[in-house]
RNA sequence: GGGGGUAUAUCUCAGUGGUAGAGCAUUCAACUGCUGAUCGAGAGGUCCUUGGUUCAAAUCCAGGUGCCCUCU
Numbered sequence: 001g002g003g004g005g006u007a008u009a010u011c012u013c014a015g016u017g018g019u020a021g022a023g024c025a026u027u028c029a030a031c032u033g034c035u036g037a038u039c040g041a042g043a044g045g046u047c048c049u050u051g052g053u054u055c056a057a058a059u060c061c062a063g064g065u066g067c068c069c070u071c072u
Base pairs, nucleotide, nucleotide: 001071002070003069004068005067006066007065011023012022013021018055026042027041028040030038048064049063050062051061052060
């Protein structure tokens, strides 16, 4: 330098154009000698970024950036 993949909650990841979710972590409460485990409730998101397509985009298309793989 060429080709491909990937970016979503603190972290690990779902989400095939129509309300953004789970587990973990965290907060509150229950349970109790205390901790842990368990159960219940809550908070936490410019969906990497800039444009485009569309009535409507996390999702489709293009550029940029980071990371990973591969070829030379």
This is a predicted structure of a 72-nucleotide RNA (transfer RNA) from Leptobrachium leishanense. The source organism's lineage runs through Eukaryota, Opisthokonta, Tetrapoda, Amphibia and Leptobrachium. The coordinates come from a structure-prediction model, not an experiment, and the mean pLDDT is 82. It matches the Rfam family "tRNA". Rfam classes the family as a transfer RNA.